Two RNAs folded together computationally: RNase P RNA and transfer RNA, 438 nucleotides in total. It holds a member of the Rfam family "Bacterial RNase P class A". The family's RNA type in Rfam is ribozyme.
RNA sequence: CGAGCAGGCGAGAUGAUCGCGGGCGGCUUCGGCCGCUCGAGGAAAGUCCGAGCACCCCGGAGCAGGAUGCUGGGUAACGCCCAGUGGGAGUGAUCCCAAGGAAAGUGCCACAGAAAGCAAACCGCCCAAGCCCUUCGGGGCCGGCAAGGGUGAAACGGUGAGGUAAGAGCUCACCAGGGCCGCCGGUGACGGCGGCUGCUCGGCAAACCCCAUCCGGUGCAAGACCAAAUAGGAGGGAAGAAGACGCUCCGCUUCGUCACACCCUCGGGUUGGUCGCUAGAGGUGUCCGGUAACGGGCAUCCCAGACAAAUGAUCAUCCUCCCGCGAGGGAGAACAGAACUCGGCUUACGCCCUGCUCGGCCG
RNA sequence: GCUGGCGUAGCUCAACGGUAGAGCACCUCAUUUGUAAUGAGGCGGUUGGGGGUUCAAGUCCCUUCGCCAGCUCCA
Repeated sequence: CGAGCAGGCGAGAUGAUCGCGGGCGGCUUCGGCCGCUCGAGGAAAGUCCGAGCACCCCGGAGCAGGAUGCUGGGUAACGCCCAGUGGGAGUGAUCCCAAGGAAAGUGCCACAGAAAGCAAACCGCCCAAGCCCUUCGGGGCCGGCAAGGGUGAAACGGUGAGGUAAGAGCUCACCAGGGCCGCCGGUGACGGCGGCUGCUCGGCAAACCCCAUCCGGUGCAAGACCAAAUAGGAGGGAAGAAGACGCUCCGCUUCGUCACACCCUCGGGUUGGUCGCUAGAGGUGUCCGGUAACGGGCAUCCCAGACAAAUGAUCAUCCUCCCGCGAGGGAGAACAGAACUCGGCUUACGCCCUGCUCGGCCG
Repeated sequence: GCUGGCGUAGCUCAACGGUAGAGCACCUCAUUUGUAAUGAGGCGGUUGGGGGUUCAAGUCCCUUCGCCAGCUCCA
């Protein structure tokens, strides 16, 4: 100088004055006033996963559908996290991987090409055997081959030797891969070693599918209570193995309900209050266990809750940065703003900070 | 706040994973005295953005942006 990780912080701090919202206490002429205290984020965001909580469904059964997908662990749970295995990228620190199955089955592989998955031959190579012709050099038919050229994203192992008419794992040596068997290490994914086998087998499952595991629905506008007002109004549907509904997802079988009481559509009223609502898988500190994620013990703290409505402004001093020789002047941002609550993921962001590591150059 | 859906040419829409197209609009020419209509030809695309799977992506998967729609209570 360049790069890679890990972690932290994020309207700088303190004070004063004014203002806003919640809570508690006091006073009150019931209109308010005074005092104390608390008052946005690391993502409060996207709503992409997982839960808590609430209501509905809760007779089951399949089928269908969805999600996940190396191994072990963590967790309330997860598609998250940690540690590893295998593969890939990089000189390296390090990073990335939806990473089960293609020798279950089906399907697709455009164009080009002979041929795109079990067979095939355009150019080419060969005419050894059989047949025909012959001027005896050879030529042709029937055929053989897949080494070479060419096409393609992808063409059925590679190199060399033997072999042959020409060739080919046809045979052999070595290399690469696969399968089977055994031993060793590891909880395991897997790794290492040895032996046998010429077995050489295309890709795609973020195509259908198969295998394994998991999965009821709706969401705080859930839901509970109180109060007020109106038209328990109108139309339509329903006993039949029909229809509607079962708020459940796309569907089936079965089951249940349906004549004031069920269902659908329209119409009517209200647009109030209280609870749910914030003490929680909670924060901070410390010790212990664990490589780590995380778990456990102890101490301590209470930290926003709305009318989808507050969370701000000014001044002074200090601090940091920038400009200037100096006196002095300027700036303190960006992304963004709670709305039932947590755990993650993803995305956005800074003229912030710290630590470690790698590569290059110079001394 | 919650739940769904949609983004392709200027507009409205197509497109089995295999060259992105149609109608209208726009431009040029022909026709006409001129315009319209008609005929012929042409222009026009980051398939909202980014990444991945694949030989190949508008299409499959992930992420992100934008737009649209629905959802209160009582009887």